[in-house]
Molecule: SAM riboswitch aptamer (S box leader)
Organism: soil metagenome
């Protein structure tokens, strides 16, 4: 850069010794009943890999693609039987990653929506059910 997917799950030791919750503000939080980082050991999930089954495979009655063989017999778009393969989906498994406070802690843009000051120069301040973007994370290309 692209693509999925982030309101679910899952913490104990040792060390360390003060910050920590990506970043900036804000607010709200965790922390000397010991933060971050390290290591150890436990778990959670299941994104890829592996392995098994199965097929609704855009549309169309009918063919995912691809090669082989038989049938048919030269005519194409339709029969069978095989192996490969890709896509998807179900399951298992746990070998690479990830993760194991609080929705990615929440807001901030933008749409939707309460209010509330000023005021006739459509300006300001606050807040929220909810979607959406923007950032960012992990994963796989």
């Nucleotide at each position: 850069c692209u693509c999925a997917u982030c309101c679910a799950g899952a913490g104990g030791g040792g060390u360390g010794g003060a910050g920590g919750g990506a970043u900036u503000c804000g607010g709200c939080c965790c922390g000397g009943u010991g933060a971050a980082g390290c290591c150890c050991c436990g778990g959670c999930a299941a994104c890829c890999a592996c392995c098994a089954c199965g097929g609704u495979g855009a549309c169309g009655c009918a063919u995912g693609c691809u090669c082989g063989c038989c049938c048919u017999g030269c005519g194409u778009g339709u029969g069978g039987c095989g192996a490969g393969u890709c896509c998807c989906g179900u399951g298992a498994c746990a070998g690479g990653u990830g993760c194991c406070a609080a929705u990615u802690c929440c807001g901030a843009c933008c749409c939707g929506u309460a209010g509330c000051c000023a005021a006739g120069g459509u300006g300001g301040c606050c807040g929220c059910a909810g979607g959406g973007a923007a950032a960012g994370a992990u994963g796989a290309g």